Predicted 3D model of a 1464-nucleotide RNA (small-subunit ribosomal RNA) from an uncultured prokaryote. Its mean pLDDT, the model's own confidence on a scale to 100, is 82.

[in-house]
RNA sequence: AGGGUUUGAUCAUGGCUCAGAACGAACGCUGGCGGCAGGCCUAACACAUGCAAGUCGAACGAAGGCCCGGAGCUUGCUCCGGUCACCUUAGUGGCGGACGGGUGAGUAACACGUGGGAAUUUGCCCUGGGGUGGGGGGUAACUAUUGGACGAUAGCUAAUACCGCAUACACCUUACGAGGGAAAGGCUUCGGCCGCUCUAGGAUAAGCCCGCGUCAGAUUAGCUUGUUGGUGAGGUAACGGCUCACCAAGGCGACGAUCUGUAGCUGGUCUGAGAGGAUGAUCAGCCACACUGGGACUGAGACACGGCCCAGACUCCUACGGGAGGCAGCAGUGGGGAAUAUUGGACAAUGGGCGAAAGCCUGAUCCAGCAAUGCCGCGUGUGUGAAGAAGGCCUUAGGGUUGUAAAGCACUUUCAGAUGUGACGAUAAUGACGGUAGCAUCAGAAGAAGUCCCGGCUAACUCCGUGCCAGCAGCCGCGGUAAUACGGAGGGGACUAGCGUUGUUCGGAAUUACUGGGCGUAAAGCGCGCGUAGGCGGUAUUGUAAGUGGGAUGUGAAAGCCCCGGGCUCAACCUGGGAACUGCAUUUCGAACUGGCAGGCUAGAGUACAGUAGAGAGAAGCGGAAUUCCUAGUGUAGCGGUGAAAUGCGUAGAUAUUAGGAAGAACACCAGUGGCGAAGGCGGCUUCUUGGAUUGAUACUGACACUGAGGUACGAAAGCGUGGGGAGCAAACAGGAUUAGAUACCCUGGUAGUCCACGCCCUAAACGAUGAGAACUAGAUGUUGGAGGAAUUUACAAUCCUUUAGUAUAGCUAACGUAUUAAGUUCACCGCCUGGGGAGUACGGUCGCAAGAUUAAAACUCAAAGGAAUUGACGGGGGCCCGCACAAGCAGUGGAGCAUGUGGUUUAAUUCGACGCAACGCGAAGAACCUUACCAGCCCUUGACAUGGGUCCUUGGAAUUUCGCAGAAACGUGAAAGUGCCUUCGGGAGCCAAGAGACAGGUGCUGCAUGGCUGUCGUCAGCUCGUGUCGUGAGAUGUUGGGUUAAGUCCCGCAACGAGCGCAACCCUCGCCCUUAGUUGCCAUCAGUUCGGCUGGGCACUCUAGGGGAACUGCCGGUGACAAGCCGGAGGAAGGUGGGGAUGACGUCAAGUCCUCAUGGCCCUUACGGGCUGGGCUACACACGUGCUACAAUGGCGGUGACAAUGGGCUGCGAGCCUGCGAGGGUUAGCGAAUCCCAAAAAGCCGUCUCAGUUCGGAUUGUUCUCUGCAACUCGAGAGCAUGAAGUUGGAAUCGCUAGUAAUCGCGUAUCAGCAUGACGCGGUGAAUACGUUCCCGGGCCUUGUACACACCGCCCGUCACACCAUGGGAGUUGGUUUUACCUGAAGACGGUGCGCUAACCUUUGAGGCAGCAGGCCACGGUAAGGUCAGCGACUGGGGUGAAGUCGUAACAAGGUAACCGUA
Repeated sequence: AGGGUUUGAUCAUGGCUCAGAACGAACGCUGGCGGCAGGCCUAACACAUGCAAGUCGAACGAAGGCCCGGAGCUUGCUCCGGUCACCUUAGUGGCGGACGGGUGAGUAACACGUGGGAAUUUGCCCUGGGGUGGGGGGUAACUAUUGGACGAUAGCUAAUACCGCAUACACCUUACGAGGGAAAGGCUUCGGCCGCUCUAGGAUAAGCCCGCGUCAGAUUAGCUUGUUGGUGAGGUAACGGCUCACCAAGGCGACGAUCUGUAGCUGGUCUGAGAGGAUGAUCAGCCACACUGGGACUGAGACACGGCCCAGACUCCUACGGGAGGCAGCAGUGGGGAAUAUUGGACAAUGGGCGAAAGCCUGAUCCAGCAAUGCCGCGUGUGUGAAGAAGGCCUUAGGGUUGUAAAGCACUUUCAGAUGUGACGAUAAUGACGGUAGCAUCAGAAGAAGUCCCGGCUAACUCCGUGCCAGCAGCCGCGGUAAUACGGAGGGGACUAGCGUUGUUCGGAAUUACUGGGCGUAAAGCGCGCGUAGGCGGUAUUGUAAGUGGGAUGUGAAAGCCCCGGGCUCAACCUGGGAACUGCAUUUCGAACUGGCAGGCUAGAGUACAGUAGAGAGAAGCGGAAUUCCUAGUGUAGCGGUGAAAUGCGUAGAUAUUAGGAAGAACACCAGUGGCGAAGGCGGCUUCUUGGAUUGAUACUGACACUGAGGUACGAAAGCGUGGGGAGCAAACAGGAUUAGAUACCCUGGUAGUCCACGCCCUAAACGAUGAGAACUAGAUGUUGGAGGAAUUUACAAUCCUUUAGUAUAGCUAACGUAUUAAGUUCACCGCCUGGGGAGUACGGUCGCAAGAUUAAAACUCAAAGGAAUUGACGGGGGCCCGCACAAGCAGUGGAGCAUGUGGUUUAAUUCGACGCAACGCGAAGAACCUUACCAGCCCUUGACAUGGGUCCUUGGAAUUUCGCAGAAACGUGAAAGUGCCUUCGGGAGCCAAGAGACAGGUGCUGCAUGGCUGUCGUCAGCUCGUGUCGUGAGAUGUUGGGUUAAGUCCCGCAACGAGCGCAACCCUCGCCCUUAGUUGCCAUCAGUUCGGCUGGGCACUCUAGGGGAACUGCCGGUGACAAGCCGGAGGAAGGUGGGGAUGACGUCAAGUCCUCAUGGCCCUUACGGGCUGGGCUACACACGUGCUACAAUGGCGGUGACAAUGGGCUGCGAGCCUGCGAGGGUUAGCGAAUCCCAAAAAGCCGUCUCAGUUCGGAUUGUUCUCUGCAACUCGAGAGCAUGAAGUUGGAAUCGCUAGUAAUCGCGUAUCAGCAUGACGCGGUGAAUACGUUCCCGGGCCUUGUACACACCGCCCGUCACACCAUGGGAGUUGGUUUUACCUGAAGACGGUGCGCUAACCUUUGAGGCAGCAGGCCACGGUAAGGUCAGCGACUGGGGUGAAGUCGUAACAAGGUAACCGUA
């Protein structure tokens, strides 16, 4: 200090999430020791038992024990006396139980913190002064009687208990005359000591008042009647409405009263760089409370935790009449809870109470116990040790790793253990801790390691299992057969007596922004003015001192944090000193700035005067064009409307046209990024009333200014109310179309409404998505435009002010953009924002007639939502261009029959694959067996085939060949022939057969694990890189632009300059020429000839096959930009790529192929392998694709016998001859082929037929044959005779082709025993048409929009149905809290009071006291009516989420009717 996550990628916005620290924690796994610290956060729930506050005999009376003496005797008991030295006890009395200890319920408050103040009290303590004289009367204990307990009655007694009298400087009251009020003794060593009383002062402690600070909610805005103040009285320790009587009507509040919720406050603690945020355990200060509520008593102090009274709830005892109790003290129990300890020891220390003291008491405290709860420290060994052991894991099988790790060898003993010794804490005594800490000695590596993680963030990787299952997950996300993400293992990483998880807080988060954010488009400027409070405010001067600055003083407790030291072996921990405590108060000095006071100034603002422009506003009047309607005329059959129609109107006379009339609404042209207005908005003309702006010159006022929470005026359209008006238009509605539907778009009608007056509503994408005001900038620069005004000028031009637009630098901005009219730099003020959805919704309030508006949440849910820009892709967007893409043509397909492939169906099987183009005469260049993978049956199991060792064994046989038998064959079985090669004679090599085990084998699965190969876009013109430049970046530029081309082909221009893969060329072939060569080819010339290039001869020609030449826009003209190029021409065999072929960029389609081959993984192994026979792949209601043959005269048939090329041939091609009607058969010459053969080329030409189901067409069927083959039944091809089906040019639709092409005609080859209408080739004859690019399809480039990026076969909206979740309403119901009114009224204090009772004083009454009585106050309780909060609730509303549901297609492209906002 940052990281992950929105996207194909980018920048920014923005949320979610992680890494850190901390904890009074809990849970999971694990666990050796010690020191220090902390340990019911929940039920302020209920509590058994024990202890936690007593002490004083030197205040007092009494009793008992012990002791001493005596007596009686039962010789260990009783009685009497004494002593009080000693012990114990209840009672009277004194002091203390108001401290110490616990808890945080209540409390938003003078409760707390801090700093001040005056009207107070203060036992014990300290200092000073005075006094302590004289009297009196009771009452506990005790005794007696009596009831269960507590008690009641009668009687006796003491005091430092109680009551008077005296005295009182000082004290208190006072009307200044006076009046009032005390005391106690005890002990003594006789010195005194401890007390008591009055009083002054101090100290300590406490009470009261005030300034400031101290949580959230305005969906809590008004609260208050003792309330606010005064006078008087009462009361208190003391001021005071603290209380009462009277008087006045005040007091508090947007600087947040009241109400509601929550909460003890602080020093501090945690975190943070700090500012802050969160928190208030332990320690310390204050407060409050003590079962719940109320109350007082005593006392110096309480309204009292271990006191009292009353009421209530609960628990216990009871003889039923009544009594007793309060752990939020220490332990402990139950309960609650995720969760928190021992019914321990001691007063040794520190401190407290009492006492003169000894001492007693002390669950305060000091210690120990429990639990890894935390912090800190230590240990679980150290060194050496490579054969890199074994085992594990991985492996490319070589090795690697665990790993110096272990073993082994040599050492050490901290801690724990054993034995001995043994503190400090207490400087005399006294030690719970504790025989503890420490020290010494001993033995032995001995007793002591786990947890989490290993996809990224985030350090750490492999194998196996699993197969969207099981599971993981903090976020992103993993898992659907090769998971570093699940589970296990090996290995590794991190921390370590702990580790991880969960929870909470701060941080990171500048994500509430004071330090330190924003608001054009991401969330965010109120629709717009006026203006109150508030905030803020021009210039110069005097004085002031509130703010502000400096100094001083007081305070800011201690502890803690920080710094420097010290002590425990270190540390944690403890401790000394310092600093700090950023604060508050008092005082003093200063006067610049802000504020307040005073009197000035004129630059801000305003007023007066004179002009100017304008759809600024309101009222009244007027005008013409158009529309519709009415009347009349002319006139006749249609009009109207649409993409096309129909509804509608019209022969009862429309539309059209002419004339006249009526009505309402709106104001063409001018008209303009022109004007005016605060905004909404404003448009014919005239008049009246009126607001603002601006210009000019002078005068005046003198800061009067700016902004503006609340408040208030205005505020489009739609809508509402009342009354008018109503021509056109037009929600709703009706009809006609369209459509799958069409509650729409289109058409014909049509009502509210639109218009006017008055009153409401108050919202809009009310937008410049930009609050209003002021200043500044280069009032910049260049070129500008419009409107208004001014002065000068004849006018133009130029200048100044105001206003309105365009463009653009710096700056700013995430970018887009903005840019003197800022989104720049600043100032003051207001409003608003803080992830998306839920939701601008619910509830509550306010407003409204209603519709609704405004204010405005939460639960729940997601990890995104959103902005700008980039590259693609796409568009029923645009521009340019190309292609047999369309058009123009020719010939077809689709109809028939047949062939062939596919689907479907069938079947034991009809093997498998290929499925839009780019599957379907495709794999298959040829299924009768074989092929063959399928089916049925019969067989084999190291195998039909391969490797290894020849290892082991054993044995046999050479190998091989032939013939029988059975069988469908495989196979089984029998017989015979044969007995080879090398040899050192042992044997060996090779082969066959049998047994064992490694293995073979698989056309089994996965083409979505792959290689290779192939198809396709597409032979389309594209696809990229280096350097440079631009941009924050993704990216751009280059590659775009102007021309041109078949072409990213070339030229020009240009922040680009170059380059690569493609294009083109180089290659093959055809077309022309030359040359070389001349057999098997050829024959011009010569000779011969059987007349056949046959022979001699020749190589000229054809041809063959080698090598060359030739074509390059090279030449001319035109055009173009002086270019590239294009057009035309010449020459030429060929002309602008001459024709054809081969050649296929980066990539796309998870395209095709595991059945060509190869191959990972999985599966089968007497079978999913292998062999054989037979069957099937050839089935057949049907559908589709591709073809053949036809429908005929451009033809059929017959005749005639002209002209090719490519090819093939020895298990072959096979001439000729003979034979058969023919397919063919017989025989054989020649030829391994430029020599021989296949081989006849066919369309052609001549004749005939004459338009018909024919002399067309040939399917189908019968029959007889031929050939191939082991075998033609399923299931071959061909021939002869006979038969003679459909079909007369083919619906919608659709294919091919631009020249030697289409069409047409035959020929050859591969496969192959045989089988070709298919495939691949060859030549013969040989056309038509192209105006052109509007349209269909495909493609290329540029541009535009986008919510798409799996990229339009995209994305995405709403209803309905189902499941789950939270939530609103809801008749009501239950509970909490609170208010008001009334009733009741315990205990208690207060005031009143005849009777009753009464020891002290006085005594004659009486005073005083007690009890009683009745009052006012008041807790609990009750009744009634509300407010508010929460729970439940039949039913109901919307919302959210969910793997594939239904219906449509609203949005994103012009989304197919542009979208959106408000309203009905």